[in-house]
RNA sequence: GGGCGCAUAGCUCAGCGGGAGAGCGCUACGUUGACAUCGUAGAGGUCGCAGGUUCGAUCCCUGCUGCGCCCA
Numbered sequence: 001g002g003g004c005g006c007a008u009a010g011c012u013c014a015g016c017g018g019g020a021g022a023g024c025g026c027u028a029c030g031u032u033g034a035c036a037u038c039g040u041a042g043a044g045g046u047c048g049c050a051g052g053u054u055c056g057a058u059c060c061c062u063g064c065u066g067c068g069c070c071c072a
Stems, first nucleotide, its partner, number of pairs: 001071007010024004018055001026042005048064005
C1' cells in the first nucleotide's frame, strides 16, 4: 500500500428500512432474624464520526477513525 470483517446499555451480544432490545450487571421494593436465591418495578443508548439515498436509516451507499485477520 491492497483486501476482508467488526464498532449497538457498564460487559457479552441480537436486531439488517417504519416501535432500540435480550442475558449478565446496577438501583428500589417484596420475601429472610440477616445474607444469598427468587419475584416485581426502574435507571442506563448522539446505534464509532461526517456526508449521501429515501417520505422514513442501527439497517443501504461513500469517506474517515479505531480494532482484528490476510496479501504484498

Model confidence (mean pLDDT): 84 of 100. Predicted 3D model of a 72-nucleotide RNA (transfer RNA) from a Holosporales bacterium. Rfam family: tRNA. Rfam classes the family as a transfer RNA. The sequence was found in a public genome assembly.